[in-house]
Context: one part of a larger RNA
RNA sequence: GACGAACGCUGGCGGCGUGCUUAACACAUGCAAGUCGAACGGGAUUGUACGAGUAAACUUGUUUACAUGUACAUGAGAGUGGCGAACGGGUGAGUAACGCGUAGGUAACCAACCUUUUACAGGAGGAUAGCCCCGGGAAACCGGGAUUAAUACUCCAUAAGACCACAGCAGCGCAUGCUGUAGCGGUAAAAACUUAGGUGGUAAAAGACGGACCUGCGUCUUAUUAGGUAGUUGGUGAGGUAAUGGCUCACCAAGCCAACGAUGAGUAGCCGACCUGAGAGGGUGAUCGGCCACACUGGGACUGAGACACGGCCCAGACUCCUACGGGAGGCAGCAGUGGGGAAUAUUGCGCAAUGGGGGGAACCCUGACGCAGCAACGCCGCGUGAGUGAAGAAGGUUUUCGGAUCGUAAAACUCUGUCUUGAGGGAAGAUAAUGACGGUACCUCAGGAGGAAGCCCCGGCUAACUACGUGCCAGCAGCCGCGGUAAUACGUAGGGGGCAAGCGUUGUCC
Numbered sequence: 001g002a003c004g005a006a007c008g009c010u011g012g013c014g015g016c017g018u019g020c021u022u023a024a025c026a027c028a029u030g031c032a033a034g035u036c037g038a039a040c041g042g043g044a045u046u047g048u049a050c051g052a053g054u055a056a057a058c059u060u061g062u063u064u065a066c067a068u069g070u071a072c073a074u075g076a077g078a079g080u081g082g083c084g085a086a087c088g089g090g091u092g093a094g095u096a097a098c099g100c101g102u103a104g105g106u107a108a109c110c111a112a113c114c115u116u117u118u119a120c121a122g123g124a125g126g127a128u129a130g131c132c133c134c135g136g137g138a139a140a141c142c143g144g145g146a147u148u149a150a151u152a153c154u155c156c157a158u159a160a161g162a163c164c165a166c167a168g169c170a171g172c173g174c175a176u177g178c179u180g181u182a183g184c185g186g187u188a189a190a191a192a193c194u195u196a197g198g199u200g201g202u203a204a205a206a207g208a209c210g211g212a213c214c215u216g217c218g219u220c221u222u223a224u225u226a227g228g229u230a231g232u233u234g235g236u237g238a239g240g241u242a243a244u245g246g247c248u249c250a251c252c253a254a255g256c257c258a259a260c261g262a263u264g265a266g267u268a269g270c271c272g273a274c275c276u277g278a279g280a281g282g283g284u285g286a287u288c289g290g291c292c293a294c295a296c297u298g299g300g301a302c303u304g305a306g307a308c309a310c311g312g313c314c315c316a317g318a319c320u321c322c323u324a325c326g327g328g329a330g331g332c333a334g335c336a337g338u339g340g341g342g343a344a345u346a347u348u349g350c351g352c353a354a355u356g357g358g359g360g361g362a363a364c365c366c367u368g369a370c371g372c373a374g375c376a377a378c379g380c381c382g383c384g385u386g387a388g389u390g391a392a393g394a395a396g397g398u399u400u401u402c403g404g405a406u407c408g409u410a411a412a413a414c415u416c417u418g419u420c421u422u423g424a425g426g427g428a429a430g431a432u433a434a435u436g437a438c439g440g441u442a443c444c445u446c447a448g449g450a451g452g453a454a455g456c457c458c459c460g461g462c463u464a465a466c467u468a469c470g471u472g473c474c475a476g477c478a479g480c481c482g483c484g485g486u487a488a489u490a491c492g493u494a495g496g497g498g499g500c501a502a503g504c505g506u507u508g509u510c511c
Stems, first nucleotide, its partner, number of pairs: 001510003005507005012383006018376002020341001025339003029336003034083003039080002046073005053066006090294003099219008109211002114207007122156004132145005162187003166183001168181005192199002220266003227257003232254008269291004273284004296317005319330004347373001349372003355369001356367004386416004396407004420452001421448006430438001455500005460481003466495005476483002
């Protein structure tokens, strides 16, 4: 000098930030991922109109009420289907590794949504959820029957281009090879909806965004860890993958790594950055940004453009809960919040108004991302706690050589000011036509009144700042040197003084 700090004493305001560093301990409750009726069947409900019916009232041909039918509109809650849920948000357990950083490679790759371009969309079919009926179960849920739709599923046709096989040609390169091109054969497509404006679908090519793999270099401590390794190292062939590869397998060979530190052990997410320092360097990796890993513990795959998936599935385990004992349910390292641990770290708040994200043609819906508010002097920055005049140097305190000295222009008193504050009134920008959580906030105007706002540490030397009393190697102080045993500037108190100031000290850690 610095801090995500804590502790002690003290504490007026504002702005901007920051806030479980410990138990990746366990979690009550609420919310955090939905959306589309312009893909589909169905449709509770509600409203209007019409017709016949019943009842009541009486004005005896009208009104009201009720249930029901038809038509139109409305369209809840479920279901099929599409897209999203792989983003956003959290945490740092694991990891010493191509994990990260940096520089390259892929002639070894993928790619939904978006953009551009080209070529297409002809025909047919069978189901299934829902609904209905029946049954089982305490529940979670499950089984059977009948019936139904689609942009769900299946089949046929078509194939410019794509892919595969065959045999060529031309050009090029970086070893395997790459590119282009005419030929023959084979393989695989599509979906409609509409408010008629559009929105979608299939194939192919290019781009953009995003990812995957490989490589050079760098990346903590320990030799009181010296040898390690059998899919191990390489080859051939096959499988697998988007793709290379012992990634996996069969066979063959015996290699491969290591004192330039292999292997083992310990510790640790990495970086941009942050702190310090003149720099070199040393330390750190909170907040913010990039990458990685994880989601109760371990394992696994499914779906999908993308996951081996925090709020998906399956299995095993520990734990918790429900149970009719047969069986089931759960996962806050999301936002709040609770218990526990701890020196220690906040509200079960408001809003989608803004920015951004998902769905939708849109209206809009969802969004604890985010924007705000609340709590905390936790940090940085700013402001205030008054200003001027005022000597009888008042009273009082302390001290004294009893003359005085000092607190001290300090106070009082007089004259002012109004930052903050209190009350009243007005009142934004942030929004582009509408829409403002913040918020009657910021800010402005008027009025009131010095009123409501100063402490903490230190005073032997280092180190700025001294006297009196008490104590008497006691009580105590202390960062180091050291003070205290009867005049202690070093302990305690008082007066005075010094330093910093809404803070001041102490402790811890780093330079």
The part of an RNA shown here (small-subunit ribosomal RNA, 5' domain) has 511 nucleotides and comes from an uncultured Eubacteriaceae bacterium.
The prediction has a mean pLDDT of 83.